Molecule: transfer RNA
Organism: Pseudomonadota bacterium
RNA sequence: GGCACCUUAGCUCAACUGGUUAGAGCAGGCGCUUCAUACGCGCAAGGUUCGGGGUUCGAUUCCCUGAGGUGCCA
Numbered sequence: 001g002g003c004a005c006c007u008u009a010g011c012u013c014a015a016c017u018g019g020u021u022a023g024a025g026c027a028g029g030c031g032c033u034u035c036a037u038a039c040g041c042g043c044a045a046g047g048u049u050c051g052g053g054g055u056u057c058g059a060u061u062c063c064c065u066g067a068g069g070u071g072c073c074a
Base pairs, nucleotide, nucleotide: 001073002072003071004070005069006068007067010026011025012024013023019057029043030042031041032040050066051065052064053063054062
C1' cells in the first nucleotide's frame, strides 16, 4: 500500500429479507433467604447502536465517507 471482516449497556454477545417499545448473560445496585457470609431466588436501573452524510413513509440493518480494531496478501 491492497483486500476482507468487525464496531450495539461497564464486559461478552443477540436483533430473522428495513417495520413501529433494541434484548440476553455476566458485573454493579436493591430486596428475599441466613445468627452472619456465601450460594440460590426476585426486582429495578443501565443505550448518542463508533462519528458524519445519503436513500426511504420508516435505518442497528442498505449506500457513501471518516475513525479505530482484527486477519490475509504484497